[in-house]
Molecule: small-subunit ribosomal RNA
Organism: uncultured marine bacterium
RNA sequence: GAGUUUGAUCCUGGCUCAGAACGAACGCUGGCGGCAGGCCUAAUACAUGCAAGUCGAGCGCGCCCUUCGGGGUGAGCGGCGGACGGGUGAGUAACGCGUGGGAAUAUGCCCUUCUCUAAGGAAUAGCCUCUGGAAACGGAGAGUAAUACCUUAUACGCCCUUCGGGGGAAAGAUUUAUCGGAGAAGGAUUAGCCCGCGUUAGAUUAGGUAGUUGGUGGGGUAAUGGCCUACCAAGCCUACGAUCUAUAGCUGGUUUGAGAGGAUGAUCAGCCACACUGGGACUGAGACACGGCCCAGACUCCUACGGGAGGCAGCAGUAGGGAAUCUUAGACAAUGGGGGCAACCCUGAUCUAGCCAUGCCGCGUGUGUGAUGAAGGCCCUAGGGUCGUAAAGCACUUUCGCCAGAGAUGAUAAUGACAGUAUCUGGUAAAGAAACCCCGGCUAACUCCGUGCCAGCAGCCGCGGUAAUACGGAGGGGGUUAGCGUUGUUCGGAAUUACUGGGCGUAAAGCGCACGUAGGCGGAUUAGUAAGUUAGAGGUGAAAUCCCAGGGCUCAACCCUGGAACUGCCUUUAAUACUGCUAGUCUUGAGUUCGAGAGAGGUAAGUGGAAUUCCGAGUGUAGAGGUGAAAUUCGUAGAUAUUCGGAGGAACACCAGUGGCGAAGGCGGCUUACUGGCUCGAUACUGACGCUGAGGUGCGAAAGUGUGGGGAGCAAACAGGAUUAGAUACCCUGGUAGUCCACACCGUAAACGAUGAAUGCCAGACGUCAGCAAGUAUACUUGUUGGUGUCACACCUAACGGAUUAAGCAUUCCGCCUGGGGAGUACGGUCGCAAGAUUAAAACUCAAAGGAAUUGACGGGGGCCCGCACAAGCGGUGGAGCAUGUGGUUUAAUUCGAAGCAACGCGCAGAACCUUACCAACCCUUGACAUCCUGUGCUACUACCAGAGAUGGUACGUUCCCUUCGGGGACGCAGUGACAGGUGCUGCAUGGCUGUCGUCAGCUCGUGUCGUGAGAUGUUGGGUUAAGUCCCGCAACGAGCGCAACCCCUGUCCUAUGUUGCCAGCAAGUAAUGUUGGGGACUCUAAGGAGACUGCCUAGGAUAACUAGGAGGAAGGUGGGGAUGAUGUCAAGUCAGUAUGUCCCUUAUAUCCAGGGCUACACACGUGUUACAAUGGUUAGUACAAAGGGUUGCAAAGCCGCAAGGUGGAGCCAAUCCCAAAAAACUAACCCCAGUUCGGAUUGGAGUCUGCAACUCGACUCCAUGAAGCAGGAAUCGCUAGUAAUCGUGGAUCAGAACGCUACGGUGAAUACGUUCCCGGGUCUUGUGCACACCGCCCGUCACGCCAUGGAAGUCAGCAGUACCCGAAUCGGGUGGCUUAACCUUCGGGAGAGAGCUCGUUAAGGUAAGGCUGGUAACUGGGGCGAAGUCGUAACAAGGUAACC
Repeated sequence: GAGUUUGAUCCUGGCUCAGAACGAACGCUGGCGGCAGGCCUAAUACAUGCAAGUCGAGCGCGCCCUUCGGGGUGAGCGGCGGACGGGUGAGUAACGCGUGGGAAUAUGCCCUUCUCUAAGGAAUAGCCUCUGGAAACGGAGAGUAAUACCUUAUACGCCCUUCGGGGGAAAGAUUUAUCGGAGAAGGAUUAGCCCGCGUUAGAUUAGGUAGUUGGUGGGGUAAUGGCCUACCAAGCCUACGAUCUAUAGCUGGUUUGAGAGGAUGAUCAGCCACACUGGGACUGAGACACGGCCCAGACUCCUACGGGAGGCAGCAGUAGGGAAUCUUAGACAAUGGGGGCAACCCUGAUCUAGCCAUGCCGCGUGUGUGAUGAAGGCCCUAGGGUCGUAAAGCACUUUCGCCAGAGAUGAUAAUGACAGUAUCUGGUAAAGAAACCCCGGCUAACUCCGUGCCAGCAGCCGCGGUAAUACGGAGGGGGUUAGCGUUGUUCGGAAUUACUGGGCGUAAAGCGCACGUAGGCGGAUUAGUAAGUUAGAGGUGAAAUCCCAGGGCUCAACCCUGGAACUGCCUUUAAUACUGCUAGUCUUGAGUUCGAGAGAGGUAAGUGGAAUUCCGAGUGUAGAGGUGAAAUUCGUAGAUAUUCGGAGGAACACCAGUGGCGAAGGCGGCUUACUGGCUCGAUACUGACGCUGAGGUGCGAAAGUGUGGGGAGCAAACAGGAUUAGAUACCCUGGUAGUCCACACCGUAAACGAUGAAUGCCAGACGUCAGCAAGUAUACUUGUUGGUGUCACACCUAACGGAUUAAGCAUUCCGCCUGGGGAGUACGGUCGCAAGAUUAAAACUCAAAGGAAUUGACGGGGGCCCGCACAAGCGGUGGAGCAUGUGGUUUAAUUCGAAGCAACGCGCAGAACCUUACCAACCCUUGACAUCCUGUGCUACUACCAGAGAUGGUACGUUCCCUUCGGGGACGCAGUGACAGGUGCUGCAUGGCUGUCGUCAGCUCGUGUCGUGAGAUGUUGGGUUAAGUCCCGCAACGAGCGCAACCCCUGUCCUAUGUUGCCAGCAAGUAAUGUUGGGGACUCUAAGGAGACUGCCUAGGAUAACUAGGAGGAAGGUGGGGAUGAUGUCAAGUCAGUAUGUCCCUUAUAUCCAGGGCUACACACGUGUUACAAUGGUUAGUACAAAGGGUUGCAAAGCCGCAAGGUGGAGCCAAUCCCAAAAAACUAACCCCAGUUCGGAUUGGAGUCUGCAACUCGACUCCAUGAAGCAGGAAUCGCUAGUAAUCGUGGAUCAGAACGCUACGGUGAAUACGUUCCCGGGUCUUGUGCACACCGCCCGUCACGCCAUGGAAGUCAGCAGUACCCGAAUCGGGUGGCUUAACCUUCGGGAGAGAGCUCGUUAAGGUAAGGCUGGUAACUGGGGCGAAGUCGUAACAAGGUAACC
C1' cells in the first nucleotide's frame, strides 16, 4: 500500500496478501564453472581404522649392521609435551557473559640483567632366576646407571623473624664452541580473584535466610574473603520484585526495519561449561584433566566363572531417531603446533580432493537472414485471426562441452598432496545442453472443450447446482530461469503494545466515592555546589563483519590493503541557563483570624395532621368488589355506603422549582440538642505548609444474611379465579418472607454526565440560586464572587455532538484498553455465616464482532390526506335446482397450463369426427412438411377387391410449359445422405406480449450549494388541488418522464350536403302508407365551425393560488364516457400463439389412421342462471328503441304443421330489402296466498334441425311428469346518476351447439352525518439488532454427531526439599602395636615415612510423611461447531407486559 464487516458510507478493529531472509525440507526439472555451506532431531548406542608424541647431544642394557670411525633398532629409567590444538551446548538466569574499573596474586617454555654451577651418598626399573593367573596383570630373590633420588657446603638486592637471629640451590652432555642446571630482579604472556552497570518470562511464586549477616581469634589458599572453624552479636535480602517455578550457553555479530526497535546466536572469531552418569583427589607452572587415575551406578564386550576390559559431544564411518544433513579419501607440499642442537619424527589441527543446485555469483543452450505469412494445432462473426521470422531453407560463429598438444603461480638452494589442475594453442560439428509456476480480484497474464454444489480448487474474499476467464484438459499469454513452486520459521507492512508513535462520552477502555502511605510532580527570589546537563581532551570499545576508497582473481560472488564507524563505558578539564542539593528571603498557591449568609448536609430525642386498614357503636338494605368481559372474594350471622369513638404502623399532599445541600451512595411534615462542610466581605497572621496517589483505610442504593423487636399499607414465594392451543406470565381476589426499628454482616448496580483528580489559558448571549458593592430607593439598572442551566463562536470529534461546568489549548499524577466468542468462566489464592464477591487464564472456534450517520423497507409508532375503504343506502353471493370452471377421487386416458388479491364462465370468440397435444391398438421411416443431388417419366382421374381405416393390390389411363433442340423447369416415383420433425425439458437462459401495485402522483437529471462520505438540497415548509395542480417562502436555479391538455364518442347552436333518409308548406293519389311530383324548413346524415375560460359579480383568503355563493348559459368549475398506464416491484404469467439459446428423441418423444378420452363422480370451492311469487303469474289486445349482421348469406309475402320447423322464393352486395316480434310498459280479464294457474329440475313418449355420423356426447319442439325451493348461518361482493336495479335486442366464434363474453338501447331509484374504526395508497416524522428488507431477524431447553476442556474414587511418572538409616573412593585428623635404603646416632636407638586401624566430611542407595508438576480414568459439568430435527416466541417496531443493570 491492497483485499475483506455494509444496500451504500465514514470510523474503530481484527484476519489475509504483496517484500526480504534461511544450516532448511518436499514436488517437478536439471548443461558448466567459481566461492561458500552441509545431524537444527537422540548430550542416543557405537563395529573398524586413524586423531600425541618425541628426545641416544640425560642413563644403563639386549639385538642388528659396520669401511671398525661409527650407525640403526627394541623395551625400560629420565626430561619436555599429553591443561594446546579438535568437538559439543547437556547444565548454567550466574560476576556465566558483555563493558569499564580494581588489588591481595601466581606464571613452565620466551626476553633482559646479575650471581652461582662445590663435596658426597643410598637406591631402583630394565635385565637374570624362581613363581601365581585363562587373561588383564603380578609376587619373591640377586644385581645395575643417570640431567632419577638424598645429604652436606656456599647464599646475593630471596623468605621468615620476637629484629637477637634463623632458613633455603644446582646437573651435567658433547668436545672447544655450544646446549643445559640453580638463585634473584625486571619484562612480556597467560591465568586466578574483587567491584559498578547491563543481561528472558511468570505475583494464579510474597516473604526468604542459621554459616545465614557482621565481628574477633585461628586454619586454609598462589592470593582476598564464612572459603573453613571456635566464640560473640542478631543480623542480611525483598514491591526499584527477594525466594520459587519455567525457559535459555553469553558476545562480536546475523536478519529485518527509514529509524527506534523486533527476532536470532549455524558457519568465522572471543569467553564459559561439559567429556557415559555422579563423586573424588593425584601429578604438575598450569587440570580436579575428552583419547590420565580411584570409587559408585547404568550399559556393552571378553572369560577357563575365579576375574577383567571399555567410553567417537576428535576425523571418517555404522545403527537408531527424523521432513532432513556428505568420503571408513590424499598429503604433511604450504600455514601452525609438540619433541629434538639438528637431521628428522608426529600432527583426521590444517591444506586439498570426493558427494549434494543447499546458497550466492558468472556463463551457455546459438547468431544473421528468411512470407508462400508453409504444414499442423487452437479460435472463428466462416471473411479470417493466432502460434509466427517462429520453423524449414540459406549464410555464419564455437563461449561451454568433447578430442589432441603445450603447461604454471603457490617454494627458498632442495622439497607440490592438489594435478597433467588453472591457463594457452589447434581440431570438431548447430552439433551434447530448458524447465517450473501462474493467468477471478488483490496481481503481470484469456479463450475453447469436459464436468454439473459432483469431481475438485482455495493465501484472504470466495469459485463449482448445464453457457465456470476460479475445477480438469488444450491453445494462447504472463513471470522467473538451471532453476521454479510449495511448506515451515523470522522481521516487515502492523502507528496491531504506539520511546520515536495510539487511545478510554457512544467503537475495547475512568476504580462507586473519598481520605491518605510510599512514590512522582511542584510558586517567586538570592547565594553556594556541580549530581543530572553541555563542551573539549585522554583511555578503551579484539580481529572479522557492515560502510567508503583503492587493489587482486577475464567480470562478479570471493579475497587483500587502508580509512571511517563501532551511536558505549571510564578518567579528566571547563561552563552553570534549566533540574537537583544546601543555606536564606518573599507572598500571589495553601491555611488561620474576625464579621455576615443560605441550605431536604449528618446524628439523636420529641411532636403534628390528612389518608389506608382494623375494632366498637348508630343509621340503613341487597347487593358490594373487580374487569376488556368475568369469576374467585365480601354480604340477610346485615356487607358496600354513611356518622361518631378508639387502636396501630408506615409515609409526609400543597409549598416544589433542569431549586438547594452532600465526596459519592443519597437527603423533604414540625421542634429542640449536638455536629460536618460551603459562600461572601474585611483586615491581620503563617510562609510553599501544595497536587496526585500503587498498596492501605473508611463510606457505600436496592436486594440478601444473623439476633431481637415491630407489622397499617404494599408485596417476591405460594393459593385461587380468569385469559390462552398451553399460560408455572401479563389481569383479578387473597397472601408469607421482606419493606420499618436496633445492633452486626454483605460490598455489589445502566453505583451514569456511560466523561478520574488538580492547575492555568481561550468570543459571547440569555435564565436561575446564595452573597456583596454602586446608582438617594424592599422596585429597577449596572458591576462583581461562587454554584446551577440553555443556546452558540473559535477549536475538537468517525460522526453524533462537546464548547469557560470542554470532549478546546497545555502541564502533573493515578486507573484502565489492545478482534468476536469461549468468559468475567475454570483452576489456585484472599474475603464472607451463606448467598457470593474479588483477582483471573487456556484449549478450541469464527472472519468478522462493533460505533456513528445515510437511503429504503417495516411497526399490533405518530401527524396530515385520499379511495364505494368504512359509514348511509339499494341489490346480490353464501341456503335450493341447473349451467360452467377448479380441486379431489377415479381411469388405459380422464392432455397441458393458470394458484391469495393479480388461478377457478381463465388460455377455450364455442371438445360428437376434426380440433387433440392424451390413452390402447394397426401402420410407416429422408419421412405428413422444406432445400440440394442422382436416376426415371410418369401422374392426376375413374372403377373394382381386402381392411376399422391408414394402406395394399388390380384394371383403365399414357402428360404440361419454355427452348439457342444440347437441354432446362413444373409435377410424380425410386435411391443416397446432408437433413426434416418434436404441443419433448428449462418462462430460474431469453425476445416479444401481458397482469398487478395504479390512472396511484409520483420517478429523476444538469449546474450550484452543504456534508470527509454514503448522501442531502431542489422534491421539505405555509396554503391549495383530482393531481409534484398552482401560489408564496426558501441555497437553490432550471429541465425531463408522469398529471393536465392535445385525440374519439356524447350533450347545444351555426354553416354547408340533400339519397336510399325527412315531409312543414304546395300539388296528385290510396281502404291505408313520403306512395308520387316536388321541397331543404324540421328530424336525421356526414363534414367544418362556435361554445366553458373561474371569463363576470359578491364574499373569504396573504392584495396570491384558490374556495363558497350568484348571474348568464344547452352545459360551470375535469360537463359525462373512452383511449392513453412514468421510474420501478413481484426471478409474477406465457418455451402449448409465434420467435429463440442450451439439453434431449431420431424404425421414435417424429408421421398417418380408426376407436376411446378431455363430457367420469362419494365430495369440496368459485362464477353465473332460474326461482321461491300478487310491485306477481297466465291469456288477449295496443304502443315506443338503439346498435348491429347478411351472397357457402339474410330471406319477405303466401301455404302446411299445435310447435320446433317445412315449403316457397319476391327483394337485398344494403340509410333502399331481410333478420325484426323489441320486452318491460299500458288496457282488459282470470288467479286469491296455496308448495299454488308460484317454481321449473328430473323422467317417459313423440318429433324437428344441423351434420359422413347426434350411443358414449348436440340444440330445439310438443304431450305427459312436476323435484328442491316459502328470502337463505358465520361470512362476503357490487354500486354515488341516466349510476344501481330491472327489461329486452344485436354481434363474434360457429355446419350445429350460450344461463358465458361483448355491444346496444328502454324504464329508472335510494343514500353519503362524517373520517373514530376495517382495507389499500400517498406524504412528513419517529424507532429499528430488518436490507432476500416483518413471509424479516432471532433466543433458550431438548434430541443426534464431532471436537477441545473443567471436576473426579483412584492410578502412573517426574522434580526439588525435609528427617532418619547406610555410607565407596578420596582428603583431613588421630593412632597402641607393625613395617621402614639415604639424615643423626652414644649403634641401644632416634627423626621422618608407610601399610593397617579408627573418626569426620561425603556421592550413589534406602525408609517415612508431606509438597509441586505432568499423564491417564468409570462417571459427571458446562462450552464450541454441525444443510433441512422438536418445543415454544424471550429480544429487535410501543416487538404486541418498554427494554436493560